[in-house]
Molecule: small-subunit ribosomal RNA
Organism: uncultured bacterium
């Protein structure tokens, strides 16, 4: 701290993924110990059972049972001051939960001069005299119960009354200080009033009244506190004010009455979520993200209401009432509230024991002992975090065994094991065994009640921890992963199947990726997964980003709130800046110590940031307040340009229509046509006439406008801007959400208007098809008035507005200013508009004083593609339809900008028998051969545009031969090794189609030593196993090798230099060439592999050498036969020539081109060999050669037959024709290369011939194959299916061969098919070339019309590069890179998916308007009832109660609406999907330029 992933690559925008922390978690494998923590996040779901708050020296006061005694009725004692009761304190504390709460709540920092506080402290006083009752209890009744009625009896610290009483309260004075209003605070005169209880162990505790305190609680105020503006208005007790109730106490908290406020874009009012904090995780931090456990604060407590006690509640384990629910019940009524500790059943992926103990802490009551306490200490359960410790330690190499790979030598696992010596954490086993404890209480001491010491008594945990012995390596290792991100690599097995997968993305027979094995790596009682949250992501950017073209400048201005804001003083101190004081509870984090064997944890101390709040100071900057300046900014004069703007009037071409005239068949109109228009007279031309609508030529990256726009011309009105002057104002100014206003072309109203143009439309044509381009017509519309849309790729795709930062050049409107009489020319500045260019900026392209540089201010906008500017709402508008404006759900990429390429029905240049000009062919017929097809037992495989089809085959009757049938073999035809026997071999008969098979006879060799034997070589047999074998699959697992582009002229490197790079440059350019040939020029210089040369041939010309070659002179034959020569030819070696050397022109003083001499040859002479980086998964596993995989009495190996030779038929390549430039006969001439011994075969000799039978010569410049043939010359055929062709068919031989049926060439008789020069189309060829003659070879027993080769005779055309076909440069356009056989769009069908509408149906919530009213308070009545106290006492009164009525209120209902979900017949359009279906819309001029 970064990686991965768009592309052929590469830079950038940009989004996905991942590595890291964490966690109340779960899941899956897996599991030793311990310590410390920690655990229903879900249904505030519904709860069985036990438990969680009772206690007391006020009072009253039992009964069973037992025990003694008894007159047998009883009584006394204990039980028992117990249980119950009355009172007093608690019971509002502690526990639990977060369901509501967006503020009545929390935090932080204030306030109460507007408040209360029980128990607790300090302080000062009291605490007198009397009285009525009543529960427990008894009787008696009602009831299933709960419980309730009536009568009787008695008490208190229960209640009353009365007396005292003050600093208390209340009303009335005046008086001193204080204070921020309202006011407090003291001290004081007078008047009213208001109080109490007592117990006991005598030492205390209680009571009562005032004052303080301490605590705790109410209220109030500021500032902070989640999301939506697709909630913009809300609000009648509402806002305030007087009065009054209430209340502890302010205050509309309440009520009556006035007023008409009040809050609100610094988001009021609505929905949605949510408990808030200290903290918590995570970050370098600013931040995000949570709010379990511990601590504060707040709400709740079966759901809604209420209110009573009481210091304190509207009260978890209290009361009422209503509703749901569960439960009892005699059916008439009751009872219940686990969000308290355990626990149950439900929900969920998920969360514990119905434990001990009040021994410590802490709480309630009590005067204490004590009681009670599920707070709370402890235990149990769960690897649920956190930390610690353990599964052993040393030595050990034969590098064991087993296991995995393997090149079969070997390596790995591995010092690992096993062995061999030690330890004992941990386990077991036994012994001992705390601290936690001291208070209080009792004693005993210190001068003491208060306070300190000592003793003793108390421990759930727990015989726990711990400690010590004894045993024995013993009892304890798993989990992911190993493709790149990311550390680790092989084997088998599967065959796009199975399956991985966080992301790219593996898997279609060699998978490091899947699944197992080995082996590695990584962590470790754990490992992984899933899930959530930070981080990494600067990926919302305050710290830290952007907006030309990647997402992103508002279609323009104007201007209100808002933000910013020129120079100088002076006051102030809000803002800032410094220093003090309070406060930020405690834990937590940090830092330092302690303290548990360390650590986790636990304790002790303690810094600092930072916020609010106060208090002093300080004045640069900012704001506020006051005065002045002129440089922004206005205003005024004086001239200036211009399609700026609105009305009005006017003019001429041209269109088209009409009227008239001339005129006569056609006119229009395309690519070619045709609808159309004319003989009823167009078109064309003349004249007149109407009408509408634009305004040619100036005219111009020229003007003007804020844009949108604006164009004859003239007048009117009129709005801006320039210049130049300096007179005035004194900051008046920039920007600018909402808002107002302008906005093209389309379109919508009303009404004119309507020539031309022209959506829709209709005809014609093109088309496969054409709802289109192309044409003829032609409605709305274009135009004009007045009214609405309000959007455009409204673009410079670049808001507006200021001030700085080199230039050079033009243009338009002014000033100035030098020359000049002038015209006019330069200079200098102000404004406009362009073009180029450096810094500087940008991802690049780019942009540069008209910034997209530098700088500080305002506004709009942006946040991955797509769904989608699209659904719902609102708003605006007549519609159309704008505007604001999103999910779900899918993909991992979309995207800019350069670069190479590759393409182009895009452009320049240039080439090529590409065309074009020529000659001949193919395509028809007949035949051959290849090939598909079909056929067959089998017709063996293989090659398929060019580059498969007379191609592997240079030669299938057997054989080849791989194929098919039938019949054999199984270590096997072939190889290599081992045992046994025998030499080897030749002959020969049986059976068979034949391999096979069985029998006989001959026959015994060669080498060595230790010689009646043994061994070896070669060879054969049998025989056992490793193994041989395979033309069996894969050319997409491969070598070689070949084909092609293409013998095109390209393909590349090294230094260097430019670019962030991919790359570029050299290789581009100007010329020139057959050529990246060479010149020149230039950020290149050089240099490789092509090209040319270098090599074979051929042309000429020396010399060498002359057999087998040759013969000019000489002799000589029939013959260069022979003699003889080597001059010639020729044959083969070595040289020679040719190089643009030379001239002349053009060219740049150049390459080089032209032309021309000489020369056999002339510009690479002619021909071949030679094939550059590469392309096309080309061919070829059946030439070889191989990895893999298959097969192994067979897919291997023998043999016989058969088949590759089939045959309704398509192709392709060929011969051979059609004839007279020919057939036929018949004579006569001339090559060249080649071949021969299992050969070639002269030569005689039969045969018509094929050939036979003899038979010389040559292993070859000696002999032979071998006569070349077209040519010529002469003779015949006379244009016809022939004297043309020669197909098929019969017959008859002949040669090769064991063997010519299927299936072989030839020969000879007879036979005589189709065919009269070939449709569309299409092939090959530029000079010894095409064409046309023969001639030889290879293969080969025999078999060519095919392939190689050789030579004879021998043309015709090339204007030229517009086309068609390929190719090479350059340049240009892309959405293409599998590269255009590319890519890619839309409907339609089909399946999935989510979403909107929707008749409507069902819920939540919620307003509003009525009805309604429990229980409860508040009032009010009280004729019924009534203890305390009064009196004047049968009584009466004060005073209280039931009852009744009124008010408010909750549940309930009724009607209407508002928001929100579910759900639906059908609809809609959206994504996804393997090779569906129509067409081709877009990317190239995408074949009509795209687009908005």
């Nucleotide at each position: 701290a970064g990686a991965g992933u768009u592309u052929g690559a590469u830079c950038c925008u940009g989004g996905c993924u991942c590595a890291g922390g964490a966690c109340g978690a779960a899941c899956g494998c897996u599991g030793g110990c311990g310590g410390c923590g920690u655990g229903c996040c879900u249904a505030a779901c519904a709860c069985a059972u036990g438990c969680a708050a009772g206690u007391c020296a006020a009072a009253g006061g039992a009964a069973a049972g037992c025990a003694a005694c008894u007159u047998c009725g009883g009584u006394u004692g204990u039980a028992a001051g117990u249980a119950c009761u009355u009172g007093g304190c608690g019971c509002a504390a502690g526990g639990g939960u977060g369901a509501g709460u967006a503020a009545u709540g929390u935090a932080u920092a204030g306030g109460u001069a507007a408040u209360c506080u029980g128990c607790c402290c300090u302080u000062a006083g009291g605490a007198c005299u009397g009285g009525c009752a009543u529960a427990a209890c008894c009787u008696c009744g009602a009831g299933a119960a709960a419980u309730c009625g009536a009568g009787g009896a008695c008490a208190a610290u229960a209640c009353c009354a009365g007396a005292u009483g003050a600093u208390g309260c209340a009303g009335c004075g005046g008086g001193a200080c204080c204070g921020c209003a309202u006011g407090g605070u003291c001290a004081u005169g007078u008047u009213g009033u208001u109080a109490a209880a007592g117990a006991u162990u005598u030492a205390u505790c209680g009571c009562c009244u005032a004052a303080g305190g301490a605590u705790g609680a109410a209220c109030c105020u500021a500032u902070a506190u989640c999301c939506c503006a697709u909630c913009a208005g809300g609000u009648a007790g509402u806002u305030g004010g007087c009065a009054g109730g209430a209340u502890a106490a302010u205050a509309g908290c309440c009520u009556a009455c006035c007023a008409a406020g009040c809050c609100u874009a610094c988001g009021a009012c609505g929905g949605g979520u949510a408990g808030c904090u200290g903290g918590u995780c995570u970050g370098a931090g600013a931040g995000g993200a949570u709010g379990a456990u511990c601590a504060g604060c707040c709400a709740c407590a079966u759901u809604g209401g209420a209110a009573c006690u009481g210091a304190g509640a509207c009260a978890c384990g209290g009361u009422c009432c209503a509703g749901a629910c569960u439960c009892c019940u005699a059916c008439g009524g009751g009872a219940g509230g686990c969000a308290g500790c355990a626990g149950u059943g439900a929900g969920g992926a998920a969360u514990a024991u119905u434990g001990c103990g009040c021994a410590a802490u802490g709480g309630g009551c009590g005067a204490a002992a004590g009681c009670c306490u599920g707070a709370c200490g402890c235990a149990g359960c769960a690897a649920c975090g956190c930390c610690g410790c353990g599964u052993g330690g040393a030595u050990g190499a034969u590098g064991a065994a087993g296991u995995u790979c393997u090149u079969c030598g070997g390596a790995a696992u591995g010092u690992a094991a096993a062995g061999u010596c030690c330890u004992u954490u941990u386990g077991u086993a036994g012994a001992g065994g705390a601290a936690g404890a001291a208070c209080a209480u009792g004693u005993c001491g210190g001068u003491u009640u208060a306070c300190c010491g000592g003793c003793a008594c108390u421990g759930a945990c727990g015989g726990u921890a711990c400690u010590c012995u004894g045993c024995g390596a013993a009892u304890a290792a798993g989990c992911c992963a190993c493709g790149g991100c990311u550390a680790a690599c092989u084997c088998u097995g599967u065959g796009c199947c199975a399956g991985c997968a966080g992301c790219c993305g593996c898997g279609g027979u060699g998978a490091u990726a899947c699944a197992g094995g080995g082996g590695u790596g990584g962590c470790a009682a754990g490992c992984g997964u899933u899930g959530u949250c930070c981080g990494g992501a600067u990926u919302u950017a305050c710290u830290g980003g952007g907006u030309g073209u990647a997402a992103a400048g508002g279609g323009u201005g104007c201007g209100c709130a808002g933000g910013c804001g020129g120079g100088c003083u002076u006051a102030u101190a809000a803002g800032u800046c410094g220093g003090g004081g309070g406060u930020u509870a405690a834990a937590u984090c940090c830092a330092u110590g302690u303290g548990c064997u360390u650590a986790a944890c636990a304790c002790a101390u303690g810094c600092a940031u930072g916020g609010c709040u106060u208090c002093c100071g300080a004045u640069a900057c900012u704001g506020u307040a006051a005065g002045c300046c002129u440089a922004g900014a206005g205003u005024c004069u004086c001239g200036g340009a211009g399609a700026g703007g609105a009305a009005g009037a006017u003019g001429g071409a041209a269109u088209u229509u009409c009227c008239g005239g001339u005129g006569u068949a056609a006119c229009g109109g395309u690519g070619g046509a045709a609808u159309g228009u004319g003989u009823a007279g167009a078109u064309a031309u003349c004249g007149g006439a109407a009408a509408g609508a634009a305004c040619a030529c100036c005219a111009g990256u020229g003007g003007c406008g804020a844009a949108g726009g604006c164009a004859g011309u003239c007048u009117u009105c009129u709005g801006g801007c320039c210049g130049a002057g300096u007179a005035c104002u004194g900051a008046c100014g920039c920007u600018c959400a909402g808002g107002c206003a302008c906005g093209a072309a389309a379109g919508c109203g009303u009404g004119g208007g309507g020539a031309g143009c022209a959506a829709a439309c209709a005809g014609g044509a093109u088309u496969a098809g054409a709802u289109a381009c192309c044409c003829u017509g032609g409605u709305a519309g274009u135009c004009c008035a007045c009214g609405c849309c309000g959007u455009a790729a409204a673009c410079g795709a670049u808001g507006a507005a200021u001030a700085c930062u080199a230039g050079a050049u033009g243009u338009u409107g002014g000033a100035g200013u030098g020359g000049u009489u002038a015209a006019u020319c330069g200079c200098u500045u102000c404004a406009u508009u362009g073009c180029c260019g450096g810094a500087g900026c940008u991802a690049a392209c780019g942009c540069a004083u008209u910034a997209a540089g530098u700088u500080g201010a305002c506004c709009g906008c942006c946040u991955g593609g797509g769904g989608a500017g699209u659904a719902c709402g609102g708003u605006c508008g007549c519609a159309a339809g704008a505007u604001u404006a999103a999910a779900a759900c899918u993909c991992a990429a979309a995207g800019g900008a350069a670069u190479u390429g590759a393409c182009g029905g895009g452009g320049g240049c240039c080439c090529g028998c590409a065309c074009a000009a020529g000659c001949g062919g193919u395509g028809g017929a007949g035949u051959a051969u290849g090939u598909g097809g079909u056929u067959u037992a089998a017709u063996u495989c293989g090659a398929c545009g060019c580059a498969a089809c007379g191609c592997g085959c240079a030669g299938a009757a057997c054989c080849u031969u791989a194929c098919c049938u039938g019949g054999u073999c199984u270590u096997g035809a072939c190889a290599u090794c081992c045992c046994g026997a025998g030499a080897a071999u030749u002959u020969u008969c049986u059976a068979g189609a034949a391999a096979c098979a069985g029998a006989a006879a001959a026959g015994u060799g060669c080498c060595u030593c230790u010689u009646u034997g043994a061994g070896g070589a070669a060879u054969u047999c049998g025989g056992u196993g490793a193994c041989a074998g395979g033309u069996g699959c894969u050319g997409c697992a491969u070598g070689g090798c070949u084909g092609u582009c293409g013998u095109c002229a390209g393909c590349u490197c090294g230094u260097g230099u430019c670019g962030u790079g991919a790359g570029a440059u050299g290789u581009u350019g100007g010329g020139u060439u057959a050529a990246g040939u060479c010149c020149c020029g230039c950020a290149a210089c050089g240099a490789g592999c092509g090209c040319a040369a270098c090599c074979c041939u051929u042309a000429u010309c020396g010399u060498u050498a002359g057999u087998u070659g040759c013969c000019a002179u000489c002799a000589u034959u029939a013959a260069g036969u022979u003699g003889g020569g080597c001059a010639c030819u020729c044959u083969a070696g070595c040289g020679a020539g040719a190089c643009u050397g030379c001239c002349g022109g053009u060219g740049u003083c150049a390459a080089a081109c032209c032309g021309g001499a000489g020369g056999a040859a002339g510009g690479u002479g002619g021909g071949g060999a030679u094939g550059a980086c590469g392309u096309c998964a080309a061919g070829u596993c059946c030439u070889c050669a191989u990895g893999g995989c298959c097969u192994u009495u067979a897919u291997g190996a023998c043999c016989a037959g058969g088949g590759c030779u089939a045959c309704a038929c398509a192709c392709g390549u060929a011969c051979u024709a059609c004839a007279a430039u020919g057939g036929c006969a018949u004579g006569u001439a001339c090559a060249a290369a080649g071949g021969g011994c299992a050969g070639c075969c002269a030569c005689u000799u039969c045969g018509c011939a094929a050939g036979g039978a003899g038979g010389a010569g040559c292993c070859a410049a000696u002999c032979c194959c071998a006569u070349a043939a077209a040519a010529c010359a002469u003779g015949u055929c006379c244009c016809a299916g022939u004297c043309c062709g020669g197909a098929u068919u019969g017959g008859a031989g002949u040669c090769u061969g064991c063997a010519a049926c299927u299936c072989g060439a030839c020969u000879c008789c007879a036979u005589g098919a189709a065919g009269u020069u070939g449709g569309a189309a299409u092939c090959g060829c530029u000079a010894g070339u095409a064409a046309u003659c023969g001639u030889g070879g290879a293969u080969c027993a025999g078999c060519a019309u095919g392939c190689c080769a050789c030579g004879g005779u021998g043309a015709a055309u090339a204007c030229g590069u517009u086309c068609c076909c390929g190719g090479g440069c350059c340049u240009u356009g892309u959405a293409c890179a599998c590269a255009c056989c590319g890519c890619c769009c839309g409907u339609c069908a089909c399946a999935c998916c989510a979403c909107g509408g929707g008749a409507g149906u069902u819920g939540g919530u919620u307003g509003u308007a009525c009805c309604a009213g429990a229980a409860g308070c508040a009032g009010u009545u009280g004729a019924g009832c009534u203890a305390a106290c009064c009196u004047u006492u049968u009584a009466g009164g004060a005073g209280g109660c039931a009852g009744g009525c009124u008010g408010c209120c909750a549940a309930g209902g009724u009607a209407u609406g508002g928001c929100u979900g579910g759900u639906a017949a059908c609809u809609g359009g959206g994504g996804u999907g393997a090779a569906g279906u129509c067409g081709u819309a877009a990317c190239a001029a995408g074949g009509u330029a795209a687009c908005c």